RNAcentral holds the full RNA, with entries from ENA and SILVA. The part of an RNA shown here (small-subunit ribosomal RNA, 5' domain) has 476 nucleotides and comes from Rhodovibrio sp. PJ41. Taxonomically the source falls in Rhodovibrio (Bacteria, Pseudomonadati, Rhodospirillales, Rhodovibrionaceae). It matches the Rfam family "Bacterial small subunit ribosomal RNA". Model confidence (mean pLDDT): 88 of 100.
Context: one part of a larger RNA
RNA sequence: GAACGAACGCUGGCGGCAGGCCUAACACAUGCAAGUCGAACGGGGACCUUCGGGUCUUACGUGGCGCACGGGUGAGUAACGCGUGGGAAUCUACCCCAAAGUCGGGGAUAACCGCUGGAAACGGCGGCUAAUACCGGAUACGCCCUGAGGGGCAAAGCUUUUGCGCUUUGGGAGGAGCCCGCGUCCGAUUAGCUAGUUGGUGGGGUAAAGGCUUACCAAGGCUGCGAUCGGUAGCUGGUCUGAGAGGAUGAUCAGCCACACUGGGACUGAGACACGGCCCAGACUCCUACGGGAGGCAGCAGUGGGGAAUCUUGGACAAUGGGGGCAACCCUGAUCCAGCCAUGCCGCGUGGGUGAAGAAGGCCUUAGGGUUGUAAAGCCCUUUCGGCGGGGAAGAUGAUGACGGUACCCGCAGAAGAAGCCCCGGCUAACUCCGUGCCAGCAGCCGCGGUAAUACGGAGGGGGCUAGCGUUGUUC
Repeated sequence: GAACGAACGCUGGCGGCAGGCCUAACACAUGCAAGUCGAACGGGGACCUUCGGGUCUUACGUGGCGCACGGGUGAGUAACGCGUGGGAAUCUACCCCAAAGUCGGGGAUAACCGCUGGAAACGGCGGCUAAUACCGGAUACGCCCUGAGGGGCAAAGCUUUUGCGCUUUGGGAGGAGCCCGCGUCCGAUUAGCUAGUUGGUGGGGUAAAGGCUUACCAAGGCUGCGAUCGGUAGCUGGUCUGAGAGGAUGAUCAGCCACACUGGGACUGAGACACGGCCCAGACUCCUACGGGAGGCAGCAGUGGGGAAUCUUGGACAAUGGGGGCAACCCUGAUCCAGCCAUGCCGCGUGGGUGAAGAAGGCCUUAGGGUUGUAAAGCCCUUUCGGCGGGGAAGAUGAUGACGGUACCCGCAGAAGAAGCCCCGGCUAACUCCGUGCCAGCAGCCGCGGUAAUACGGAGGGGGCUAGCGUUGUUC
């Protein structure tokens, strides 16, 4: 000098854009953050009824899809975790392309009804019933197994509309799992480490290669080019600095990873070992009729606590995107907006011209004067921003605008409402007087102060930056 997710002190007019718990991965009151489908089905409600039923509605239940995305955090991790470049032994719901099919049956069960247990959470027993729920049979373009003879494997209907689906197989797109080369912090005051350890064979297991797992066999494998151990740390694109090389860093935005009260486990599923799912254990909090139950903000707001320090318990689904639905539409604290904060960057304003009797006052003085100083007053103008009144968008391909009566445009009044902070011994730009008297104090370094202090405190004057200015911290 530059930079900052900054903080602190003094000060503070406006706007645009951005940013805002770096500390306790501390504990959390309250509300909201994942639902949707009646064009799969049963039941309930309302209306109509020719008593057959029909229409509308409802998420109570069965069923489907979603809940593995989106959002948060950085605890753990020195690792194929990440970055980059390759590889082969794999899976993939929804979507796209292509081929073939969608035949005919069966038994249950929830809701509901009855009885009943419990304080509650939540159940138990009996009875009825439907399906795109479940299960046989048939068929097999194909697919799987094969000893090549053969054997095995499907399906679901709803709707009358531009129809939506279902099954099998092949391909695609996008996504995911796995392996490898290279790169990736400090410590040798850590020198040896390793028994599923290294390799083989058989069995098992996975979507898949593999010591992934198991039995047996062999005795290997890593290490001074730093193994093992200890410490620290999410990684990257990037960001800051620097002429560069490099150094430091990894907030916001984007990609990947890991985690979801702590530890462990599996279930369902195309996909999880699953933040707002389940089970077990633990700590903590809450309810209880003491028998037993409920909970998990590192989602958005918000509270307590910690801290030098970090915001509203706001609006809207109008746009973009996501889930469900044929659709209408519903949901969406993703998102888009608004609110708070000079936290940062950028822009603008706090007036312009004229005005010498160089007024008054202040300060200094050699008492003549000098300086503040065209500064003020006075006179002549202007009206940005702000204020008041009127009009009023784009963002929305046909409808739909939270933002918002916002941006912007027009008019009105009036210099009117709008300047501070630090410094002035040298480094370093800017000097005098008074007070104080090694006191009180200053200080980044050198150093000032003990009776004339340009260095302390005040004043006048001056210098610098300016809605900021200084200080502190950190990096280059």